[in-house]
Context: one part of a larger RNA
RNA sequence: GGUUUAUGGGGGAUGCCUUGGCGUCAAAAGCCGAAGAAGGGCGUAGCAAGUCUGCGAUAAGCCUCGGUUUGCUGACUAGCAAGCUUAGCCGGGGAUACCCGAAUGGGAAAACCUGAUCAUAUGAUCAACCUUUUUAAGGUAGGUAAGCAGGAGAACUGAAACAUCUAAGUAUCCUGAGGAAAAUAAAUCAAACGAGAUUCCCUGAGUAGCGGCGAGCGAAAUGGGAUCAGCCUAAACCGUGUGGGAUUUAUCCUGUGCGGGGUUGUAGGGCACUUUAUAUAGAAGUUACAAAAUGACAUUUUAGUAGAAUAGAUUGGAAAGUCUAACCAUAGAGGGUGAAAGUCCCGUAAACGAAAAAAUGUCAUCUUCUAAAGUGUUCCUGAGUACGACGGGACACGUGAAAUCUUGUCGGAAUCUGGGGGGACCACCCUCCAAGGCUAAAUACUUUUGACGACCGAUAGUGAACUAGUACCGUGAGGGAAAGGUGAAAAGAACCCCGAGAGGGGAGUGAAAUAGAACUGAAACCAUAAACCU
Numbered sequence: 001g002g003u004u005u006a007u008g009g010g011g012g013a014u015g016c017c018u019u020g021g022c023g024u025c026a027a028a029a030g031c032c033g034a035a036g037a038a039g040g041g042c043g044u045a046g047c048a049a050g051u052c053u054g055c056g057a058u059a060a061g062c063c064u065c066g067g068u069u070u071g072c073u074g075a076c077u078a079g080c081a082a083g084c085u086u087a088g089c090c091g092g093g094g095a096u097a098c099c100c101g102a103a104u105g106g107g108a109a110a111a112c113c114u115g116a117u118c119a120u121a122u123g124a125u126c127a128a129c130c131u132u133u134u135u136a137a138g139g140u141a142g143g144u145a146a147g148c149a150g151g152a153g154a155a156c157u158g159a160a161a162c163a164u165c166u167a168a169g170u171a172u173c174c175u176g177a178g179g180a181a182a183a184u185a186a187a188u189c190a191a192a193c194g195a196g197a198u199u200c201c202c203u204g205a206g207u208a209g210c211g212g213c214g215a216g217c218g219a220a221a222u223g224g225g226a227u228c229a230g231c232c233u234a235a236a237c238c239g240u241g242u243g244g245g246a247u248u249u250a251u252c253c254u255g256u257g258c259g260g261g262g263u264u265g266u267a268g269g270g271c272a273c274u275u276u277a278u279a280u281a282g283a284a285g286u287u288a289c290a291a292a293a294u295g296a297c298a299u300u301u302u303a304g305u306a307g308a309a310u311a312g313a314u315u316g317g318a319a320a321g322u323c324u325a326a327c328c329a330u331a332g333a334g335g336g337u338g339a340a341a342g343u344c345c346c347g348u349a350a351a352c353g354a355a356a357a358a359a360u361g362u363c364a365u366c367u368u369c370u371a372a373a374g375u376g377u378u379c380c381u382g383a384g385u386a387c388g389a390c391g392g393g394a395c396a397c398g399u400g401a402a403a404u405c406u407u408g409u410c411g412g413a414a415u416c417u418g419g420g421g422g423g424a425c426c427a428c429c430c431u432c433c434a435a436g437g438c439u440a441a442a443u444a445c446u447u448u449u450g451a452c453g454a455c456c457g458a459u460a461g462u463g464a465a466c467u468a469g470u471a472c473c474g475u476g477a478g479g480g481a482a483a484g485g486u487g488a489a490a491a492g493a494a495c496c497c498c499g500a501g502a503g504g505g506g507a508g509u510g511a512a513a514u515a516g517a518a519c520u521g522a523a524a525c526c527a528u529a530a531a532c533c534u
Base pairs, nucleotide, nucleotide: 001533002532003531004530005529006528007527008526009525016485017484020456021455022453023452024451025450027449028448029446030445031143032142039100040099041098042056043055044054046080047079050076051075052074062094063093064092065091066090067089068088071084072083073082105114106113107112125137127135128134148176149175150174151173152172158165162212188195189194199226200225201224202223209217210216230438231437232436233382237260238259239258240257241256242255243254244253245252246251247250265416267381268380269379270377271376272375273374274373275372276371281370282369283368284367285366293365294364295363296362297361298360299359300358301357302356304352305351310325311324312323313322314321326343327342328332334346335345336344387411388410389409390408391407392406393405394404397423418433419432420431421430422429472479473478492519495506496505497504498503
């Protein structure tokens, strides 16, 4: 110096565990805000310095209604003191709710300064007046995970380069609304048969097509399901109010408000005339369909109630293990208890329950509505619209033979003997009625609640099981950790000894202390001892 063995140190792998995550389902719930939100600052406890939680100068709380019952004065965090127990805890409703923040009397470097006074920000909208202005009214603003609609809109990339193309109308930005949003009641499809609003799923189908016919992109009808719901207006016409004008002075023309009427395609409606019918009836209504209110009952939710059944022996520190003998079960889901419990505890199955609040449904009061046909009739049926040209965009469809939808510029119809569509275009035929509006459900999502899991188990699972978006880094936008485990129970080691202390040796506790708070403790690595080799 090395090898081996043993013992210890060191280190934090491994095993077991789980307070935390992840996912699925979509059962529940789904907007908050000038009545001041979301988010913060500062305060607030008997002892009280800090962090978390709660709360707001009425400050770990106040009032009230209901439930519960022997304890209670939140956690880290034990203790003392003083109290309460009509407390405390849980749920419904209410009160209080500092300062900042849309922040809104004015100002400001957020959580501060300051004025007047009992009302007050700003801009936009509506109403009154001819206008300016002024006055009054209700509303808006800001936040919000994902999802939704509208506006704006990339590049990397792929094409084995690259320019049309692709990525992609994606990412991202802006605006807006709601619990969903959007769409929606045929100027739709279809095909010679017919269907009958929209939305979503399956199919059709990687088909028909589009495409430097490259890379790639990529339908629809039909059929099957989910869910189903249809309506209102403009106009003709009638009634009524009003402004202006004309004249023939009681009529006409024109504009406008309100009410009625009316709403479609085998056309319908208005008006005029004709015929039949009727309510002690029928129908509808609080999501659309005109718009509301009240009450009763039921269900659900927001606290809860009650809830069966085991003994002995044995091993052990401890029984729930083992043995023997029982019992319950609409309950043998799950968790806990000193090891592995249907019968010990919490629960579980089945059952029951609300003074109050909310939601939903039903009923009643109440409110509203009321049939059809025929004949005639140049009265009506949404115009800078349809459509065309040029230039774009959207359609699976890249300008193509390119229909259809949309529109920046220019042009610009018809009026039911009318008009649109059926993929250039024309004819025939079929089908529908644009240029006004509303509409639940089936669908999407999950900041929230719940249930579940051949999901993770502390280098995993969220970045975060712990003071985590913390510490720390950055001027800033922003980036962003590490860190869990004594034991069944602290019984957390009285007392003695060494030591300045740290630490250790006894004693004691405990099943175990090589479970001693640095508490499971592998390897590398270090030390000591012994044996052997050199």
RNAcentral holds the full RNA, with entries from ENA and SILVA. A computed fold for a 534-nucleotide part of an RNA from a Chloroflexota bacterium, annotated as large-subunit ribosomal RNA, domain I. Taxonomically the source falls in Chloroflexota (Bacteria, Bacillati). The prediction has a mean pLDDT of 81.